RNA sequence: AAAAGAAGAUAGCCGAAUUCCUGAAAAUGGAAACGGGGGAACCAUACUUUUGGGGUGAAUAGCUGUUCUUCUAACAGCUUAGGGAACCUUCGACCGAACCCAUCAGCUAACCUCGGAGGCUCAAAGGAAGGGGCUU
Numbered sequence: 001a002a003a004a005g006a007a008g009a010u011a012g013c014c015g016a017a018u019u020c021c022u023g024a025a026a027a028u029g030g031a032a033a034c035g036g037g038g039g040a041a042c043c044a045u046a047c048u049u050u051u052g053g054g055g056u057g058a059a060u061a062g063c064u065g066u067u068c069u070u071c072u073a074a075c076a077g078c079u080u081a082g083g084g085a086a087c088c089u090u091c092g093a094c095c096g097a098a099c100c101c102a103u104c105a106g107c108u109a110a111c112c113u114c115g116g117a118g119g120c121u122c123a124a125a126g127g128a129a130g131g132g133g134c135u136u
Base pairs, nucleotide, nucleotide: 011121012120013119014118018032019031020030021029034115035114036113037112038111043106052104053101054100055099056098061079062078063077064076065075066074067073082095083094087131088130089129090128091127
C1' cells in the first nucleotide's frame, strides 16, 4: 500500500416513535413534538349479511405447482399495485411482511380515546445517467 474479516464511538437510514420534568440512578408517574382510531348534519352507499366485516402498514392483486376426497386452506415458485437515503425522469438491484379489533365502525364539526416501539447500515444498489434546484 492492497485485500479480507470483525466491532459500532461517531455519523446516517426505515418508522409517528424524539425531547423534557420527577428521581442519586434505575424504575414508576407526568407533559410536549409527532402519529392513529372512534364519532353528527350534509353528502355518499345495490352497502352490510361466516363467503363475515374493519384497522395500522409500501406490503396489494394474480398465475402455476404440491398436500388435502372436493372447496377452502397451508406451503413453494414466478409476476404485480406499491415502497425506501434532498427533488423529477429513466435504467438497474432490493423489499413487496407482520400484527391488531372482535360481529362492530363510510365521510364526519363538537367530543371521546390510543400510540409516542423496534430494527438496519459503515463505501454500502446509500447504485448509474440526465435535468432542475439549493449552498459554497